Overview: Glycine riboswitch aptamer from Krasilnikovia cinnamomea, 106 nucleotides, folded computationally.
[in-house]
RNA sequence: ACCACCCACGCGGGAGAGACCGCCGGGCCCGUUCACGCGGUCCCAGCGGCGCCGAAGGGGCAAAUCCUCCCCGGAACCUCUCAGGCAAAAGGACCGCGGGGGCAGG
Numbered sequence: 001a002c003c004a005c006c007c008a009c010g011c012g013g014g015a016g017a018g019a020c021c022g023c024c025g026g027g028c029c030c031g032u033u034c035a036c037g038c039g040g041u042c043c044c045a046g047c048g049g050c051g052c053c054g055a056a057g058g059g060g061c062a063a064a065u066c067c068u069c070c071c072c073g074g075a076a077c078c079u080c081u082c083a084g085g086c087a088a089a090a091g092g093a094c095c096g097c098g099g100g101g102g103c104a105g106g
Base pairs, nucleotide, nucleotide: 002106003105005102006101007100009098010097011096012095013094018050020049021048022047023046025044026043027042029040030039031038032037051086052085053084057082058080059079060078065073
């Protein structure tokens, strides 16, 4: 110096599942009223309810692993759904590209 490996960053790609129901508040618009007020569509938030998803994070475990036996360890996109999510946005395991830092295995 190069390759591999690890970490963070930038760019691109990136699935699944109710735009569910109810209560309540706010906002735009429309209608009505002399006015106060009332009604309606849509959007957003909070709370509650049922149903569902798994690819942030988190939890769980087998075999190989040993001279023999026991114990410990023993992964994941598997599994559990705590968390998170179920229009868009955001997030998103993982993949590709880029340069930066680390390591000192080849």
Overview: Its mean pLDDT, the model's own confidence on a scale to 100, is 77. It matches the Rfam family "Glycine riboswitch aptamer". Gene Ontology term of the family: glycine biosynthetic process. Rfam describes the family as follows. This family represents the bacterial glycine riboswitch.